[in-house]
Context: one part of a larger RNA
RNA sequence: GGCAUACGGUGGAUGUCUAGGCAUCAGGAGCCGAUGAAGGACGUAGGAGGCUGCGAUAAGCCUCGGGGAGCUGUCAACCGAGCUGAGAUCCGAGGAUGUCCGAAUGGGGAAACCCGGCAUCAGUCAUGUGGUGUCACCCGCACCUGAAUCUAUAGGGUGUGUGGAGGGAACGCGGGGAAGUGAAACAUCUCAGUACCCGUAGGAAGAGAAAACAACCGUGAUUCCGUGAGUAGUGGCGAGCGAAAGCGGAUGAGGCUAAACCGGAUACGUGUGAUACCCGGCAGGGGUUGCGUGUUCGGGGUCGUGGGACCUUUCGAGUAGUUCUGCCGGACUACUAAGGAGUGAGAAAACACUGUGGUUAGUGGAACGUUGCUGGAAAGCGCGACCGUAGAGGGUGAGAGUCCCGUACGUGAAAACCCGGUGUCUCCUGAGAGUGUUCCCAAGUAGCAGCGAGCUCGUGAAAUUUGCUGUGAAUCUGGCGGGACCACCCGCUAAGCCUAAAUACUUCCUGAUGACCGAUAGCGGACUAGUACCGUGAGGGAAAGAUGAAAAGUACCCCGGGAGGGGAGUGAAAGAGUACCUGAAACCGUGUGCCU
Repeated sequence: GGCAUACGGUGGAUGUCUAGGCAUCAGGAGCCGAUGAAGGACGUAGGAGGCUGCGAUAAGCCUCGGGGAGCUGUCAACCGAGCUGAGAUCCGAGGAUGUCCGAAUGGGGAAACCCGGCAUCAGUCAUGUGGUGUCACCCGCACCUGAAUCUAUAGGGUGUGUGGAGGGAACGCGGGGAAGUGAAACAUCUCAGUACCCGUAGGAAGAGAAAACAACCGUGAUUCCGUGAGUAGUGGCGAGCGAAAGCGGAUGAGGCUAAACCGGAUACGUGUGAUACCCGGCAGGGGUUGCGUGUUCGGGGUCGUGGGACCUUUCGAGUAGUUCUGCCGGACUACUAAGGAGUGAGAAAACACUGUGGUUAGUGGAACGUUGCUGGAAAGCGCGACCGUAGAGGGUGAGAGUCCCGUACGUGAAAACCCGGUGUCUCCUGAGAGUGUUCCCAAGUAGCAGCGAGCUCGUGAAAUUUGCUGUGAAUCUGGCGGGACCACCCGCUAAGCCUAAAUACUUCCUGAUGACCGAUAGCGGACUAGUACCGUGAGGGAAAGAUGAAAAGUACCCCGGGAGGGGAGUGAAAGAGUACCUGAAACCGUGUGCCU
C1' cells in the first nucleotide's frame, strides 16, 4: 500500500408523514373607480424586527345581532400594565374615521415630495403659522357674452351632471396581422385570420324575427349540442382544407319605427277684399285665420293568405268638456267602468305588505364500561353492553360508531342583500266589412362595371355575402332569391331599430371529489417567496419541512480558555439532546486477518 472483515465518523438517499399544491364538478358571484379604485409608501401595540390588522379616532371607534368565560393577533417567549357576568376577547351585519402616493384632478415633480390661490375658523399686538373646505381637463345641457364682418358664427365665461378618465384572470365583438412549420426542396397553398398589437363592451357578448330554406312535399327568428360527415365539395386536384339542408335534442318571445294621411308650431313664398277659411245643414258673426314648400312635434301605420293610407258602410258602456254663436247631427279630449300589459326588448320610477324562500353569525344533536391482558400510553386483544335518519371525516400518548370536534336529521336573524308573490303605481285599448287602383311602402340604395375580401368554393360555368372606385333604377302590373344566364314554377319582401333563454369563461366565495403529487414531487413558492440574490433596465429568480405523547429542552458534579464531552437526571427510547424520526451509498478512519 492492497484485499477482506468488525466497529465508527461523515453524508442525507430511502421509508413513513403533511401544514401546501394540482385537477375536476356543483352552487354563488360576475365587476371596482372622482362618494378617489386596483396597487402601494409611511405610520400605528408599553418593550427591537418580519407577517397580519388598522389609519393621527391607527391590532382599533359606534350601533344592532350571535356567543358565554376568559382575554390583550402571529413568528414567540419573557416582563410589565390592564380588560371582563354592568357580558370582555371572539363571530356576523350596518355605520364612522380613513395620513401620503397612485386615473391623481389647484400648480410642479426624480411616485409616496415641494409650492400655492380663494372662503372661513383658530392663534398672534401684528406678521409669520395652523385647521377645514375648494380650485385639473374633456363631453352633454342651460344661460351670459362675443372677433375678422352688419346680422351671425368661431372663440370666451358661468352654472349644472350619482357624465367620462383608471384598474381587472379568462370568455366576447371589431380594426390590423406574422413567421418557424407542412408540402419530405419551394413560389400558389399550408401553418392561420393562429400568435401578437390596438380599440371596446357585458355578466355574458355576438346573432336574431326570412328580400330564409326547401323542392312541386313542406318548414317557419336566432343560438348551442348530437348526427348528417371527413360526406358534397375545394385543392401546384399536391400537402391539405372542408360545409349545408334534413333529422334528433337544449331553450323558446316576439316587438318598435320610416312613408302615405290628419292636426299643432314655426320660416319663406303666394293669394285676395268677400268667393278662400273658421266640422256638416240653416241663420248670424269673424276677417287672412287660406293655399304651397321646408323644418319640427303629436296622432296614424308596420304587412307578403301583400299591408297600410284615402273613401263608403255596419255595430259601438257612462259622465263632463271643447269644436265662433243658436238648433240638429257628428268629431275630438279628459275621467270613470271594463279588458290587457309592465320596468327583461317593446316608456319608466318608487313604495307598502307578504313568503312554506335564500345568503351573510349560530344552535340542538343518540349510544360504554373506575371490566381483564399487553404496553410509557389503549382507541389494540378479550369480556359484557348500547345507539344508529348519525358505521362521512378529523383529533385524542398505537386501529375509537358510543372520549372530543363533528356527521344524519332538525332549528335560528335585530340588520343588510338577493329571489318570489300581492297591492299601490305606470302604460295601452274602439271592432268589423267592402269597393276603387287615387296615394305610400326605407336611394346615391338595388343593379351593373373594375379591383379586392369572405363563403367548402384557390376565377372557376361562380351564384349568394361584402369593401373601395365609377355609373345608377323601380313602388306591388314593383322588387329579390331558388349556384352563370333565360323561360316556367316556387319562396320571400332588402336598403331602419330593439330583443330574454338555451351558449362561452372563472380573478373571486362556498362545498365536494380524485386508479392526482408527497418536499429534486406537487404552483416558482408547504418555511420571512415573487422573498434572498442577479441585472442600468426590461427582466431573471432560488435554497430551505419532521426532537418528543408532553419541553419533561439535561438541576448538580468533573475535564476543558472555549467548543465539546464524561457522570448524574428526564423520558418508553437520548444510539430521540434544539447540528434532534428513519439514517443507504460515495468519502474518511480505527482494530484484526492475509498478501506485498